[in-house]
Context: one part of a larger RNA
């Protein structure tokens, strides 16, 4: 000098930040991912009106549920694991992928069979399951057409890292599509291909803590051939063959640890750290696995196993806060079960819009930084009181009182934003907040540590190696500036000290 701090004493206001560093312990409750009726088939009820009633109309093609599409791989959390399949940096991919978005080219013909919802029945305590029947689609399946697409055979040219790549042809074979809205124009979509943007996968070089009281390690191990697998190279996997590969330039093993931009310190070199913010990685009760998908081996998806918790009619089921709040445990220690989608951003939708604990705000905490205040001027008979005293006086001290002013902040009253941009209009959670004006009145607002030296600041009383102090040196055994109290002083100040840690 610093801190995501804690503790003690104290505490007026505002702005901006920050806030489980410990048990990646366990979690009640609510919310955190939905949306589309301009893809599709179904389709209520309450209520209201009419009616004597039966019933009808409206509610309403609404709500709810279902098929289908897109999203759920983003955003948010945590740092367990990981010493290298991470990260940083420089390259490579002639070994690769891509939904949505942009540009361009060419297409969207004609059929079929189902199924959920629903109806009827059955089982179950429940979760849910099951049988029969009906139905639609941008759901599913053949067929047609077809290219500069894919594959086979093959010719030429250019380039080359000599492995191949690109361009221009020829032959044979293969592979597409979906409709919706609109009177129409047209719009939104769908299929194939080329390019772009952006974003991923993979590979290579270098850098990347500690222990040698860890010296040898390795059989898919190292390489080859063939095959499989992948978007893609590769022992990635398999069969066969060879016997290799790494290592004192530290292999292997143990310990510790997410990495970086950066942060703190320091004149710098360096050292320590990696909260908040940003980039990357890893994880989602523990372990394993795949499915769907452009992308996951998927935090709020599935399956299996395990531990734990809960429900049960004992047959069987349900769950996963390292999302936001909140509870409990642990701990020296870390906040509200708040408001709003008004803004920014995201998902869906043609749009209106819906969803969004992302985000914007508010609340709590002197946890940090910064700013402001607790009054200003005048006032000597140097009042009273306190303390000291050589008893003369000194000091507290212009300090107080008194007089003259001001009104920041807090208070009351009145007014009152910007942030709003989407043709116009409408639209503000924050918030009657910030800010402005008026009113009253010095009125309501100072503590903490220290005073032997280091180190700014001294006397008295009490105590008597006791009680105690202490960062180091050291004080205390009867005159203690070092203990305790008082008066005085010094230093900081809404803080001041202590402890811990780093330089």
């Nucleotide at each position: 000098a610093a801190u995501g701090a804690a503790c003690g004493c104290u505490g007026g206001c505002g702005g901006c930040g920050u806030g489980c560093u410990u048990c990646a312990g366990a979690c009640a409750u609510g919310c955190a991912a939905g949306u589309c009726g301009u893809a599709c088939g179904c389709g209520a009820a309450a209520g209201u009106c009419c009616g004597c009633a039966a019933g009808g109309a409206u509610g309403a093609g609404u709500a709810a549920a279902g098929u289908g599409g897109c999203g759920c791989a983003c955003g948010g959390g945590u740092g367990a694991g990981u010493a290298a399949u991470a990260c940083u940096u420089a390259g490579g991919u002639a070994a690769c992928g891509c939904g949505c978005c942009c540009u361009c080219u060419c297409g969207c013909u004609g059929g079929g069979a189902a199924u959920a919802a629903c109806u009827a029945g059955g089982g179950g305590a429940a979760a849910c399951c099951u049988u029969a029947g009906c139905u639609a689609a941008u759901a599913c399946c053949g067929a047609a057409u077809g290219g500069u697409c894919c594959g086979u055979u093959u010719g030429a040219a250019a380039c080359u890292g000599c492995g191949g790549u690109u361009u221009c042809g020829a032959u044979c074979g293969g592979u597409a599509a979906a409709g919706c809205c609109g009177u129409a124009a047209g719009g939104c979509g769908c299929g194939a291909g080329a390019g772009g943007a952006g974003u991923g996968g993979c590979c290579u070089g270098a850098g990347c803590c500690u222990c040698a009281u860890u010296a040898g390690c390795u059989a898919g191990u190292u390489g080859g051939u063939a095959g499989g697998g992948u978007a893609a190279c590769g022992g990635c996997c398999u069969a066969c063959c060879a016997a290799g590969g790494c290592a004192a330039c530290g292999a292997u093993g143990g310990g510790u640890a997410g990495c970086u931009g950066g942060u703190c310190u320091g004149a710098g070199a360096g050292g320590a750290c990696g909260a908040u913010c940003a980039g990357c990685c890893a994880c989602a009760c523990u372990g394993g696995a795949a499915c769907u998908g452009g992308a996951a081996c998927a935090c709020g998806g599935u399956c299996c196993a395990g531990a734990c918790u809960c429900c049960u009619a004992c047959g069987g089921g349900a769950g996963g806060c390292a999302g936001c709040a909140g509870u409990u445990a642990g701990g020296a220690a870390u906040u509200u079960u708040g408001c709003g989608c008004a803004a920014u951003g995201g998902g869906c939708g043609a749009a209106a819009g819906c969803c969004u604990g992302a985000c914007g705000c508010a609340g709590c905490a002197a946890c940090g930084c910064c700013g402001c205040g607790u009054g200003a001027g005048u006032g000597a008979u140097g009042a009273a009181g306190g303390c000291c005293u050589u008893c003369g006086g000194g000091u507290u001290g212009u300090a107080a009182a008194g007089c003259u002013c001001u009104u920041u902040u807090a208070g009351u009253u009145g007014g009152g934003a910007a942030a709003a941009a989407c043709a116009c209009a409408a639209u503000g959670a924050u918030g009657g907040u910030a800010c402005c004006a008026a009113c009253a009145g010095a009125a309501a607002c100072a503590g903490c540590a220290c005073c032997g030296g280091c180190u700014a600041a001294c006397u008295c009383u009490g105590u008597g190696c006791c009680a105690g102090c202490a960062g180091c040196c050291g004080c205390g055994g009867u005159a203690a500036u070092a203990c305790a109290g008082a008066g005085g002083g010094u230093g900081c100040a809404a803080g001041c000290g202590u402890u811990a840690u780093u330089c």